[in-house]
Context: one part of a larger RNA
RNA sequence: CUGGGUGUAAAGGGAGCGCACGCGGACCGGCGAGUUGGAAGUGAAAUCUAUGGGCUCAACCCAUAAAUUGCUUUCAAAACUGCUGGCCUUGAGUAGUGCAGAGGUAAGGCGGAAUUCCCGGUGUAGCGGUGGAAUGCGUAGAUAUCGUGAGGAACACCCCGGGGCGAAGGCGGUCUACUGGACACCCACUGACGUUGAGGCUCGUAAGCGUGGGGAGCGAACAUGAUUACAUACCCUGGUAGUCCACGCCGUAGACGAUAAAUACUAGGUGUUGGGGAGCAAAGCUCUUCGGUGCCGCAGCAAACGCAAUAAGUACUCCACCUGGGGAGUACGUUCGCAAGAAUGAAACUC
Repeated sequence: CUGGGUGUAAAGGGAGCGCACGCGGACCGGCGAGUUGGAAGUGAAAUCUAUGGGCUCAACCCAUAAAUUGCUUUCAAAACUGCUGGCCUUGAGUAGUGCAGAGGUAAGGCGGAAUUCCCGGUGUAGCGGUGGAAUGCGUAGAUAUCGUGAGGAACACCCCGGGGCGAAGGCGGUCUACUGGACACCCACUGACGUUGAGGCUCGUAAGCGUGGGGAGCGAACAUGAUUACAUACCCUGGUAGUCCACGCCGUAGACGAUAAAUACUAGGUGUUGGGGAGCAAAGCUCUUCGGUGCCGCAGCAAACGCAAUAAGUACUCCACCUGGGGAGUACGUUCGCAAGAAUGAAACUC
């Protein structure tokens, strides 16, 4: 390389959009590039292979055939691929009607509970914390309790549901504004406009970085108090970055369904969620049909566990990735980054 693979053994890119490339629906013509058949030329000899022969055999040698899987020219064929012309509606998209939703952004807000702090009232000796304590706070009046106020952050038990939405990351008080997508019905319009997608571009939890704000609670680092043989920890008291906001970077996670995307097909049963249709004595029930989301389960698959119409089944297309363990996601080089570092990514050696 081929082959075989990628849920858990090595292996699915964190996710999307998309240029090139690859692959691509039904029907009717044309062409004849691929394809198939015929013919001609060429494909040196030796070698190889087969048969026969010559050295006493063999190696070796000789003859004939075959082979030389190819190339060129030419004559045909037209199923498939391709190119081209036309046409179609089932793939795809658009319009229309309806509809569910923590989908997104920004601003303006608005709301209540709680923590902390300030002020004032009541009130007196403790509070706090733990396994038990101590550090800590408190007679300069704490803790507790009541009433104003300030500020920041998050939206509680409930609603909340292996419920919903989103490509993933993710999204949960409430109102408004702007805005993306899905789904159902309908079958009016376009007429293959599709799919995948190396590079590329965009998004991307937390932490971290830059500038400027903000800072209630929590809280790396740090400082104590304990524990202990030690205790640079677990527990306690404090507490700075940070957590929050604006703008800009970073680009990684067990970014997980450890399962890429698209299409088609392949027993059933039972929940739930969003629509449509039909029937019935219509708050409802039954049947049915699309889209999502769960559980169980047959065939099949699988090393087993298990998967099983949301496949890990049966096919097909394209991309990504794997190829014994360690060395190592290291070194070097390159690209990116303010940095931290990220991406790409070996070898010697060793078992």

Notes
Small-subunit ribosomal RNA, central domain from an uncultured bacterium, 351 nucleotides, folded computationally. The RNAcentral record of the full RNA draws on Greengenes.